The prediction has a mean pLDDT of 75. A computed fold for a 102-nucleotide RNA from a Clostridia bacterium, annotated as Purine riboswitch aptamer. The sequence was found by an Rfam model in a public genome assembly. Rfam family: Purine riboswitch aptamer. Rfam describes the family as follows. Riboswitches are metabolite binding domains within certain messenger RNAs that serve as precision sensors for their corresponding targets. The family has 133 seed sequences and 4,097 matches in Rfam 15.1. Clan: Purine riboswitches.

C1' cells in the first nucleotide's frame, strides 16, 4: 500500500545486491619518536590524537624556502570508508480486474 463500517486502535509482506548525485563525519588534518637527502635535495617507517564512526591519512602540479645546516612552509586539483536522504536500474510483497484450467 492495503484489511477491518468508520473517529480511535489493531493487523500488516518486501524493501537484498548494483551504478549515480548530494547531507554527516574529517580539516584525505595536526602531533611525537626514529632514520635518510641536501639547492640535481627536502624523503622513509613507526606510535598515539582527531570522528557519537569501521577504514583511511594519501598522489600530482605549482609557489616559496633552506647557502651545505636541519627543519621544511603554503595554494589549487584529486579518493577512499562508515552511516543517512532522493534517482536509477533491478527483485519481491499485498490487493484489484480480466482470462484459462481445477
Nucleotide at each position: 500500500a492495503g484489511u477491518u463500517a468508520a473517529u480511535a486502535a489493531a493487523c500488516g509482506a518486501a524493501u537484498a545486491a548494483c551504478c549515480c548525485u548530494c547531507g554527516u563525519a574529517u580539516a584525505a588534518u595536526a602531533a611525537c619518536g626514529g632514520g635518510a637527502a641536501u639547492a640535481u635535495g627536502g624523503c622513509c617507517c613507526g606510535u598515539a590524537a582527531g570522528u557519537u564512526u569501521c577504514u583511511a591519512c594519501c598522489c600530482a602540479a605549482u609557489u616559496a624556502c633552506c647557502a651545505u645546516a636541519a627543519a621544511u612552509a603554503a595554494u589549487u586539483g584529486g579518493a577512499c570508508u562508515a552511516u543517512g536522504a532522493g534517482g536509477g536500474a533491478a527483485a519481491g510483497u499485498g490487493g484489484a480486474u480480466a482470462g484459462u484450467g481445477u